[in-house]
RNA sequence: UUGACAUGCACGCGAGAGAGCCGAUCUUGCAAAAGCGGCCGCCGAAGGGGCAAACAGGCGCACCGGAUGCGCCCGCCAAUCUCUCAGGCAAAAGGAGCGGGCAUCGACA
Numbered sequence: 001u002u003g004a005c006a007u008g009c010a011c012g013c014g015a016g017a018g019a020g021c022c023g024a025u026c027u028u029g030c031a032a033a034a035g036c037g038g039c040c041g042c043c044g045a046a047g048g049g050g051c052a053a054a055c056a057g058g059c060g061c062a063c064c065g066g067a068u069g070c071g072c073c074c075g076c077c078a079a080u081c082u083c084u085c086a087g088g089c090a091a092a093a094g095g096a097g098c099g100g101g102c103a104u105c106g107a108c109a
Base pairs, nucleotide, nucleotide: 001109006104007103008102009101011099012098013097018040020039021038022037023036026035027034028033041089042088043087047085048083049082050081055075057073058072059071060070061069062068
């Protein structure tokens, strides 16, 4: 000098599923309706839970022994998989993830 990875900031893109039915009282409201309550039906991409191989440990078996292999238990361990707790099911908001930008750090060279 270059600038990987990572992190932060703002911007942009961004799916799915009923504008469901009922409603005594209460709040907002001219009303519809919303909040709220009840009843079903759905979605998965805020968040959250669960799981594989591999790896580590233990036990058993095969084996003269070692090495090695197999099985079981346990630890560890993902996801856009799965669960649907939470959240969501017109618009708005949110939204995993992605894009380039700015900034910080700084690997290799």
Predicted 3D model of a 109-nucleotide RNA (Glycine riboswitch aptamer) from a Caldilineales bacterium. The sequence was found by an Rfam model in a public genome assembly. The coordinates come from a structure-prediction model, not an experiment, and the mean pLDDT is 77. Rfam family: Glycine riboswitch aptamer. From the family's description: This family represents the bacterial glycine riboswitch.